[in-house]
RNA sequence: GGGCACAUAGUUCAGUGGUAGAACGCUGUCCUGAUAAGACAGAGGUCCCAGGUUCGAUCCCUGGUGUGCCCA
Numbered sequence: 001g002g003g004c005a006c007a008u009a010g011u012u013c014a015g016u017g018g019u020a021g022a023a024c025g026c027u028g029u030c031c032u033g034a035u036a037a038g039a040c041a042g043a044g045g046u047c048c049c050a051g052g053u054u055c056g057a058u059c060c061c062u063g064g065u066g067u068g069c070c071c072a
């Protein structure tokens, strides 16, 4: 220098056009003599950034940023 993939909750990841979910973690309550485990409830996300398409974009298109891989 060229090519490909990825970026979504604190972490690991789903979701591929119609206002975003799980697991673990966190908080509260219950349970226990007390922890752990378990049960119930809750908080937590401008979906990397900027444009474009669309009635509507996390999702499609373009450019950028970051990370990883391959080629030279």
Stems, first nucleotide, its partner, number of pairs: 001071007010024004018055001026042005048064005
RNAcentral holds the sequence, with entries from ENA and MGnify. A computed fold for a 72-nucleotide RNA from a Minisyncoccota bacterium, annotated as transfer RNA. RNAcentral records the identical sequence in 3 taxa. Rfam family: tRNA. By type it is a transfer RNA. NCBI's taxonomy places the organism under Bacteria, Bacillati, Minisyncoccota. The coordinates come from a structure-prediction model, not an experiment, and the mean pLDDT is 83.